[in-house]
Order: sequence, then C1' cells, then structure tokens
RNA sequence: UUUUGAUAAGGGCACGCUGAGCCGAAAGGCCAGUUCGCAAAGUCACCGGUCUACCGAGAUGCUCAUCUCCACGACAGCGGGGCCGCCGAA
Repeated sequence: UUUUGAUAAGGGCACGCUGAGCCGAAAGGCCAGUUCGCAAAGUCACCGGUCUACCGAGAUGCUCAUCUCCACGACAGCGGGGCCGCCGAA
C1' cells in the first nucleotide's frame, strides 16, 4: 500500500422501550438508563427513496373549517456515492 473481518484485546455507537424535560407547525432532534443490532450504526443531503406540510398555491365551503398540492424541513440505523478512521489477519 492492497485485500479482508475468522479469531483476540481495549474500546465505540444505539432500533425499540423507560424516565424527565427542552426545541420544532409537524416530521424529527437533544439528555440519561437499558438494549435490537452495527466493522464504519464515523461524517457529508450529492443521486434515488421515505416522512412531514408551518408558509405558500388551489378546491370545497362560507367566515370558520375541511381537503389537495408543494421542501425551503427531516431521516446518514433505506440504498448508492464522496471524505476520514481504530484493532486484528493475509
């Protein structure tokens, strides 16, 4: 440097649930415990996908509602891709 995750050591992360609140219109995010799992479950919304719909647009309706559309919001533990990286083995 390349390939690889069988074994070993020391560690790391945390689906869901529980607890207490906070931010947000919502989706979602933040903290602690426990834990499904993860060798990139580190990081970046670039491509696809998914979720949400405050604002905005439209429709019904009629002054108060309902519905539809819309990402500029979110998900990196949905897939691809970019960047960076621990330990072991060959």